[in-house]
RNA sequence: GCCGGUUUAGCUCAAUGGUAGAGCGGCUGAUUUGUAAUCAGCAGGUUGUCCGUUCAAAUCGGGUAAUCGGCU
Numbered sequence: 001g002c003c004g005g006u007u008u009a010g011c012u013c014a015a016u017g018g019u020a021g022a023g024c025g026g027c028u029g030a031u032u033u034g035u036a037a038u039c040a041g042c043a044g045g046u047u048g049u050c051c052g053u054u055c056a057a058a059u060c061g062g063g064u065a066a067u068c069g070g071c072u
Base pairs, nucleotide, nucleotide: 001071002070003069004068005067006066007065010024011023012022013021018055026042027041028040029039030038048064049063050062051061052060
C1' cells in the first nucleotide's frame, strides 16, 4: 500500500427497512437472626462517527476512526 471481519446498555451478545432487546452486572423492595441464594420491580442506549437513499435506517450506499486478520 491492497483486501476482508468487527464496532449496539458497565460486560458478553441478539435484533427480516417498521416501538432497540436478552443474559450477567447495578439500584429498590420482599424473603432471612444476618449474608448469600431466590422472587418482584426499576434505571441504564444520540446503535463508533459524518453524509446520503427511503414515508421510515442498528439494518442499504459512500466517506472516516478504532480494532482484529490476510496479502504484498

The RNA shown here (transfer RNA) has 72 nucleotides and comes from Hemiarma marina. The RNAcentral record of the sequence draws on ENA. The organism belongs to Hemiarma, within Eukaryota. Rfam family: tRNA. By type it is a transfer RNA.